[in-house]
């Protein structure tokens, strides 16, 4: 001076006027008054992930469907959290990872590009072979010719994947031989995959050593395959009281202290004594609406209390003044992000501003 991690604080005090929730007093008994006490966060947010608790459902195993997805631990449980391994990144503290399988299968790989995966000949390179043409020699035939062999020479079959180019990606790399020219075609070295052994670690995985030209392209946040896990809703969850008004049931009124007597809505019957039925009073049941209580928590509602305002104190910023300077003082303006509503564990997110401590360069 420029970072990397990792913790914590988020103004204070006092005065006033208010708010809620419990106690406790008063008396004016209530939407009441003193009085004392408690009264938001690190995220109370988002409501992502998981659990507590509540109901509903559940033989039992599968399929389907949806999560997770490198290893050991930690936890009540996670997609969390801790150490680690691997693979990118940084000069380095350190950081970042949607990190299981592409050598099961099946798809896909824009544009360029000749060719995008048991690949592909545009350019270039060869053209040995096989074909055309031209010499030269040998043989054969009166002769045109023909056959053989050797060089040229064309660049027509065709050969090449080693150079050019095109692309994110082109089917290992360096040398050597090899060959017409060329290639793991051979070879020796790297490097890569597999496969055997051997150490080492609980493991992921890491060392080291044989063997095998095996050289095998990405993409699973494309279907797929493998492993493990998953039963809905959610405190407006559900639980007790329970008015009125319908619903069943069971008595039956009025004078009267009791009987007799008499009276007694409406409909039917009637033997004229009554009796059924609605209807009225009354009780009794069940389910439950309005409301209330619990669920709910020494913050704690059920339209939500936790806050204004003033002094000083403090911490930033900005002018002015004074002082070589470091700094002093003055005036103004600011102190964020947000705020509970069943708890609890974590993730993500927003957050002026300041402080500690470790460590890199």
């Nucleotide at each position: 001076g420029a970072g990397u991690c990792g913790g914590c604080c988020g103004g204070g005090u006092g005065g006033u006027c208010g708010c809620g929730g419990c106690a406790c007093g008063g008396c004016g008994u209530g939407u009441c008054c003193g009085u004392g006490u408690c009264g938001a966060g690190g995220a109370a947010g988002g409501u992502c992930g998981g659990g507590a608790c509540u109901c509903c459902g559940c033989a039992g195993g599968g399929c389907a469907g949806g999560g997770u997805g490198c290893u050991g631990g930690c936890u009540a449980a996670c997609g969390g959290c801790c150490a680690g391994u691997c693979g990118g990144g940084g000069c380095g503290a350190c950081c970042c990872g949607c990190a299981g399988g592409a050598a099961a299968g099946u798809g896909c790989c824009a544009c360029a590009g000749a060719g995008a995966a048991c690949a592909g000949a545009c350019c270039g390179c060869c053209g040995a072979u096989g074909g055309g043409c031209c010499g030269g020699c040998c043989g054969g035939g009166c002769g045109a010719c023909c056959g053989g062999u050797c060089g040229g020479u064309c660049a027509c079959a065709g050969g090449u994947g080693a150079g050019g180019g095109u692309g994110a990606a082109a089917c290992g790399g360096u040398g050597c031989g090899g060959u017409a020219a060329g290639a793991g075609c051979g070879c020796a070295c790297c490097a890569g995959c597999g496969u055997c052994c051997g150490a080492g670690g609980u493991g992921a995985c890491u060392c080291g050593g044989g063997c095998g030209g095996c050289u095998c392209g990405g993409c699973a946040a494309a279907c797929c395959c493998c492993a493990c896990c998953c039963g809905g809703a959610g405190c407006a969850a559900g639980g007790c009281c329970a008015a009125g008004c319908a619903g069943g049931g069971g008595a039956u009124g009025g004078u009267u202290g009791c009987c007799c007597g008499c009276c007694a809505g409406c409909a039917c019957c009637u033997u004229c004594g009554g009796g059924u039925g609605c209807a009225g009073u009354c009780c009794c049941c069940a389910g439950g609406u309005g409301g209330g209580c619990c669920g709910c928590g020494c913050a704690g509602a059920u339209g939500g209390a936790u806050g204004g305002c003033c002094a000083c104190c403090g911490g930033g910023a900005g002018u002015c003044g004074c002082g070589c300077a470091a700094g002093c003082g003055g005036c103004u303006c600011u102190c964020a992000c947000a705020g509970a509503a069943u708890c609890c564990c974590g993730c993500c997110u927003a957050u002026a501003g300041g402080c500690c401590g470790a460590c890199u360069c």
Bacterial RNase P class A from a soil metagenome, 361 nucleotides, folded computationally. Of the family's consensus pairs, 94% are formed in the model. It matches the Rfam family "Bacterial RNase P class A". Rfam links the family to the GO terms dimeric ribonuclease P complex, tRNA processing and ribonuclease P activity. By type it is a ribozyme. Rfam's curators write: Ribonuclease P (RNase P) is a ubiquitous endoribonuclease, found in archaea, bacteria and eukarya as well as chloroplasts and mitochondria.